[in-house]
Molecule: small-subunit ribosomal RNA
Organism: uncultured euryarchaeote
RNA sequence: GGAGAUCGCUGCUAUUGGGAUGCGAAUUAGCCAUGCAAGUCAAGGGGGUAGCAAUACCACCGGCAAAAGGCUCAGUAACACGUCAAUAAUCUACUCUUUGGUCUGGGAUAGCCUUGAGAAAUUGAGGGUAAACCCGGAUAGAGGAAAGGUACUGGAAUGUCCUUACCUUGAAAGGUAACGCCAAAGAAUGAGUUGGCGGCUGAUUAGGCUGUUGGUAAGGUAACGGCUUACCAAACCGAAGAUCAGUAGGGGGGAUGAGAGUCCUAGCCCCGAGAAGGACACUGAGAUAAGGGUCCUAGCCCUAAGGGGUGCAGCAGGCGCGAAAACUUUACAAUGCGCGAAAGCGUGAUAAGGGUAUCCCAAGUGCUUACCUUUUAGGUGGGCUUUUUUUAAGCGUAAAUAACUUGAAGAAUAAGUGGUGGGCAAGACCGGUGCCAGCCGCCGCGGUAAUCCCGGCGCCACAAGUGGCGAUCGUUUUUAUUGGGCCUAAAGCGUUUGUAGCCGAUUUGAUAAGUCUUUUGUGAAAUUGUUCUACUUAAUAGAGCAACGUGCAAAGGAUACUGUCUUGUUAGGGACUGGGGGGAGACAGAGGUAUUCCUUGGGGAGCGGUAAAAUGUUUUAAUCCUUGGAGGACCACCCGUGGCGAAGGCUUCUGUCUAUAACAGGUCCGACGGUGAGAAACGAAAGCUGAGGGAUCAAAUCGGAUUAGAUACCCGAGUAGUCUCAGCUGUAAACUCUGCGAACUAUGUAUUGCGUAUUUUUAGUGAAUAUGCAGUGCCGUAGCGAAGGCGUUAAGUUCGCCGCCUGGGAAGUAUAGCCGCAAGACCGAAACUUAAAGGAAUUGGCGGGGGCGCACUACAAGGGGUGACGCGUGCGGUUCAAUUGGACUCAACCCCGGACAACUCACCAGGAGCGACGGCAGAAUGAAGGUCUGAUUAAAGGUCAUACCUAACGAGCCGAGAGGUGGUGCAUGGCCGUCGUCAGCUCGUGUCGUAGGAUGUCACGUUAAGUCGUGCAACGAGCAAGACCUACAUCCACUGUUGCUAUCAAGCUAUUUUAGUGAUUGGGCACACUGUGGAGACUGCCCGUGUAAAUGGGAGGAAGGUGUAGGCAACGGUAGGUCAGUACGCCCCGAAUCUCCUGGGCUACACGCGCGCGGCAAUGGUAAGGACAAUGGGAUGCAACUCUGAAAAGAGAAGCUAAUCCUCUAACCCUUGCCCCAGUUCAGAUCGAGGGUUGCAAUUCACCCUCGUGACGAUGGAAUCCCUAGUAAUCGGAAUUCAUUAGAUUCCGGUGAAUAUGUCCCUGUGCCUUGCACACACCGCCCGUCAA
Repeated sequence: GGAGAUCGCUGCUAUUGGGAUGCGAAUUAGCCAUGCAAGUCAAGGGGGUAGCAAUACCACCGGCAAAAGGCUCAGUAACACGUCAAUAAUCUACUCUUUGGUCUGGGAUAGCCUUGAGAAAUUGAGGGUAAACCCGGAUAGAGGAAAGGUACUGGAAUGUCCUUACCUUGAAAGGUAACGCCAAAGAAUGAGUUGGCGGCUGAUUAGGCUGUUGGUAAGGUAACGGCUUACCAAACCGAAGAUCAGUAGGGGGGAUGAGAGUCCUAGCCCCGAGAAGGACACUGAGAUAAGGGUCCUAGCCCUAAGGGGUGCAGCAGGCGCGAAAACUUUACAAUGCGCGAAAGCGUGAUAAGGGUAUCCCAAGUGCUUACCUUUUAGGUGGGCUUUUUUUAAGCGUAAAUAACUUGAAGAAUAAGUGGUGGGCAAGACCGGUGCCAGCCGCCGCGGUAAUCCCGGCGCCACAAGUGGCGAUCGUUUUUAUUGGGCCUAAAGCGUUUGUAGCCGAUUUGAUAAGUCUUUUGUGAAAUUGUUCUACUUAAUAGAGCAACGUGCAAAGGAUACUGUCUUGUUAGGGACUGGGGGGAGACAGAGGUAUUCCUUGGGGAGCGGUAAAAUGUUUUAAUCCUUGGAGGACCACCCGUGGCGAAGGCUUCUGUCUAUAACAGGUCCGACGGUGAGAAACGAAAGCUGAGGGAUCAAAUCGGAUUAGAUACCCGAGUAGUCUCAGCUGUAAACUCUGCGAACUAUGUAUUGCGUAUUUUUAGUGAAUAUGCAGUGCCGUAGCGAAGGCGUUAAGUUCGCCGCCUGGGAAGUAUAGCCGCAAGACCGAAACUUAAAGGAAUUGGCGGGGGCGCACUACAAGGGGUGACGCGUGCGGUUCAAUUGGACUCAACCCCGGACAACUCACCAGGAGCGACGGCAGAAUGAAGGUCUGAUUAAAGGUCAUACCUAACGAGCCGAGAGGUGGUGCAUGGCCGUCGUCAGCUCGUGUCGUAGGAUGUCACGUUAAGUCGUGCAACGAGCAAGACCUACAUCCACUGUUGCUAUCAAGCUAUUUUAGUGAUUGGGCACACUGUGGAGACUGCCCGUGUAAAUGGGAGGAAGGUGUAGGCAACGGUAGGUCAGUACGCCCCGAAUCUCCUGGGCUACACGCGCGCGGCAAUGGUAAGGACAAUGGGAUGCAACUCUGAAAAGAGAAGCUAAUCCUCUAACCCUUGCCCCAGUUCAGAUCGAGGGUUGCAAUUCACCCUCGUGACGAUGGAAUCCCUAGUAAUCGGAAUUCAUUAGAUUCCGGUGAAUAUGUCCCUGUGCCUUGCACACACCGCCCGUCAA
C1' cells in the first nucleotide's frame, strides 16, 4: 500500500415494480420577490346590509386558542443532557371526581352618527349605547401572623386538624332546556426548582474569586437561595486539575469491529436552545412570545421628504455560496390539533401526487427446433410463451397516477461498467508507440520483439449498475484494560534522600465501606433478536416475547479476601554490644624524588629536535658534571581480574573529627516497611566571578617543517587554564548504554572481608584444607531472547512502585515559560518533507587490516632489449569526393590470418541493369526484345534520331519477392580471448541454526596440487588436479624400398703402392634411419629426520622424484570479441542500402602512440678459401643441367604425380689477407640514371639487378618489456599469404651462456581470520561548496 464494510460527490451506462423515517445537514443561523402556513364561536352582546318574512351575510365589543404544531443547531463544557433521587421550598388554563354556592348596586366604551389631520400608515374631537366588559357592598370560604390544644402522617413538624381575636377577598345571568360561572378538596396532565453520579482536549493555562464564601436583617419570587440590598466575619475553589483557552447542542441511537473499543450523531423519537444581531417588559394558567408589542444596531422597501413599513432557521420558490440536494402541485377524503352545544370551519401539521441511478428488496432482457458456420456461441428459417412493452374496458382514488381484473397485438421494447504484470480472478494474442505519448493506490511498466501505454480480438469480475475522488471503522497487539515494550532496534531520570499517592509480614475480636447474593422500583417508544401474521415472495408493516440500555436507587442476607478499629507475635526494619577492615570524607602537620630557575666550581663547541630537517639555544660560555638555594605542582615502585563510596569519584606518612558496610552475638523496640509524581541535596572535566598562586604541561597565538594548499597531524616557543579559598554553572559514551525493593530457580572455578572446625607451625594478627555469611569476576544448566547473548551480580519465573518509548528528517530546532553573570541548562512543538531510517546476524566483495603460501605476463640475482636515429608496419588525429568498417588496460594497435595496382571492396565520382507471384491502367490502331548508321559518352541499342526484323505480353500504379559486408554481438547459436602456467567448484545423507546459512571444504604437518597423513559431527561422492594421450631421450624384437653400406665381390675416377665413389651393380640388413609392438621409473632400495604423510642425501640407471615438451583442461564470471566467415530473430532498403562497368580511394600527412627491422662498428667490416643441418613444399608446379648476360634474368631442357627428382651451395663458424678507431673500407636512408620480371594494366601504387648519390646515427631521459637450460642471446632455412612482392606470422635446425635454488618489499593471486554505512560489490558508497 491492497483486499472488507459504510457515508457524500462524481464519470460512463440504464427496462420495470414494491418499500423506506432519503433529498440546501456539511458551505453562508447568508439575503429574500410572490402566494399560502391560525383561526373559531351568531346558543355572550348591541348594531349594519338584503329580504314581506323565515333567514343569510358583514364588521365591532366579548370568550377561547394563538406558549401547540412546523423549522433550524448559531450559542452553550452548563444541572444543558442522561440516569437515580428530592420538593417538609412550588405552580398548573382546558379535563375528570366530590361538596357547596351563584345576593345586591353602579359605571365606561367600540361599533353607529356628526366633524377634523394626513400622501399613506394611522389618528384627534363631540354625541349616544349593550354585554359573559369594568367597579363597589354582603355572605360562605380562603390566605397571613400570634397564642393555645396535642389528634394524625412521617426519619424529622416548619405540615395537616381544632379553638380565640385582627387584615384582604367572589358570582352573571340567559333560557323551556342543554350549558356556563364561583369556592374548597382531590385526581390527571404539564411545568418550575434542588441534589448524587456520568460523559471532550490542552499544564507551552497554576493559582482563581470580591457578591466572592458564610452569617444577621430586609426586599423580591409560584417557590428555596447573595436572587438583590445593608451590616459583620474572611472565608471559598484548586494537582482527584480550579481558573483560562480551544472545540461541541445532549441522549435514545448509527457505522465498523469477535469483543473491548474507535468514529459519528442533519433526518425518526425525547430534552434543550434560537427565530436578522442585541435588550426589555406587557397580556396570560403558561411567554420574557418574534407569522404580538417597545427601544437600539445593521440591511431592504414605500414616500407628497413631513413620515411610515419589513423579518421564509414554516411550505413551495428566487439569488448567493458551493463538489453537493426536488414542484412557486392536489386535498382537508384519512390521522391529529384549535374553536364551537352541534352542523361545521380552519390547518403547506398531515395525507397524496410530480422530480431524483438516495438506500433496500424483487423481476426481466427469452424458450425450442432444422440447417450452416468461426460449435458452452452466432446466423437464417419455423414453432412456443407474453413477466415486461403498446393498447381497450372495468375497478380503484377526494380527484387523479399507480396497483388490481378481463381482453388484443407482438420476441417483440430492454446490458453495461471496470479489469486482464504482482498483490488479485482473467492473454507470454495481434497492430501502433519507442524513457516519447502515456500508465501506476503500492511495487513498478515504457530507451524497437511492451502479457503494465493506445487500439482490436479473446477472457475475468460484478451486474441495472459499475468505476473514480473524499471521509470513517477494520486490517493495526501501530496507544497494548482485554493486549506491547525500554542492554544493542524508539525508550531507565547522573545519583541519593524524601512529601502526596500506590502497595504492604503474622495473629485475635469487632464492623460490613469495598466484594458476593436475593428481592423491589426504574432504565420511554422506535432501534436489535426471535416467533407469528399481512402484502404472490422479499424488502416492508403489524402483534407477542426476549434482549439491550453493561446503569441507578432502595430493602434483606453472607463475611473468605481487601479496608477500618482493636489484641498480640517476630522472620522484614531499626537500636545495642564485640573484635577487626577499607585509596570513604573534612581539616591540620610532616616528608620524598623529579622538572624549572638562580648560584659555586669544572669544562670548551656545540646542544636540541626529527622519518629527514629547520625554527630555537650557545664564546654575554650553552648542552654536560658538580656545590648550595628558591618555588610551585605531584605522590613512582607497592598496584591487583584487588578495596571503599549513593553516584561523581578516591592512592606518600601522622594526628583529630565525621560517616559507613560486612561478620559475630541474639539484649531491646515491635511492621515502625517498599517505591516515590512534585520537591531537596550531591554531582567529572571544561567554563564563569572575586582574591591568591604560577614549577610543569598546555587550548588560543607565534615561528619551523610537510603539502597543490595545511588555519592539521611532526618540531620549537607560549597565554588563559591546570593549583588554593569563596561563590556560580548542573552537564558527559555521568555506560553495566541494563531503575529500585522482595521471593524462587543446576553446578563448577578464582578471588576479597569476617566467623567456625581440623591439620600444621619458625608460635606471628602465620599457613593449608573444609564449611557458613557478605562482596567481586569467569564458565555454564534449565529458561529467555530477533539474534548477538544473559544465565543466583538474570536480559529466567513472579510481585510492588516510579521514569520513559510509539517510522525517519525538520529538531533537542522555533516559540512561551522558568533557572543562570554569561556560556548555556530544563521543559519542548508545528508547517513542510520522506518510504524507509534502524537492530542483530549471513554470504560475497573490498581494505594504504593481520597470518600462512604461491608466480620471471612478481621482486631479488643476472642476461638481453624497448624508450634516442633511419626505415617498415598497425592505431589515433587531421585532411579528403572517399581516405569503408571492427577492436581500446592486462585481454585493441604486423590484430580481423587484413603483404589492398584491377578484382578483393564493404568507401567516393560517374554510367547502366534487375521485380518470382497477384491485381489494375496500357496493349494486334503492335507490348517487350534484337539490329545497321549517326549523335551523346571514358565506353556502351544505356538513351535519342531514323529504319528494319520478330512477335505477345506488359515495372506506369498497388501489393509481394530476390538480394543486402545495411542496423542490432545489449535479441542469439557456434567459435574464441581472459580470470587460469589458478586449485578450486559442488552434491547426497546426517548434524547444528527460527532463517539466511553453517559443517564437510576446518586445525596441525605436507605437497606443484582441496596432494596425502593425523585429529575433528561428520561420513561418503562428483567435476577439476593427478591418472590418461602424443612427441623426445635408453634398450629389445620385427620390418628392408625409394633408406643404409661395416664386412664380401664388381664397375668408375684419380697424384693407380693406395685412396675415393652406395649418383653404378651384385650381395647383405651389422649400424644409422623408417615404421610397428614391447621393456623401463615405482620414493622400488639404503641412510638421516618424522607417529604418519613426506622430506634431505645416496646407490644403481639412458632417465629420479610431475624425466622433458605438448594435448586435454572444472563450476562459473567478464551483457569480453565476432551479425564483416557461415548460421539466425527482429527492424530497415527494395528500383535502391540490390547487381554490373569505368576511374579513384583504403598507400593522404603539421603531429602522437604501439610492435618490428637495420645500425651506430674491431666479439667488427671487407676479399678469398673451407666444413656441418633440420622441417617443409612441388603439376596453371618445383626445376637439375647446358648456353647467353656483369647481374637481375633470359633461351632451351632431363627428372619428379615425390624416403627415388627438384627446391638445396645453409648461415653464424673456421683459415688467410686488408682496414686501425675516423662519421671511417662503419652505417645505409634519400635521390638520379640504366636494365629485368609478373600481370589487360606498374602514373597515383609492385618486386629485383647494376652504377652513382651517401642523410640520420658515436649505445639512447623518465619509464618499461622478455627470460631459469639446449632456455636467453645469436645464426640462417622452410612454409603460409602468393600472377608478382616478407622487414610479418608459424615451424625447423646450427652455435650456445649468466644468475637464483630465495622472498613477499613492488604487481598480482589462493586459503584462514578481522572491520565494513559496499552488494552495479572501492572504478563502491558518500560529505560540503559552487553552478544550472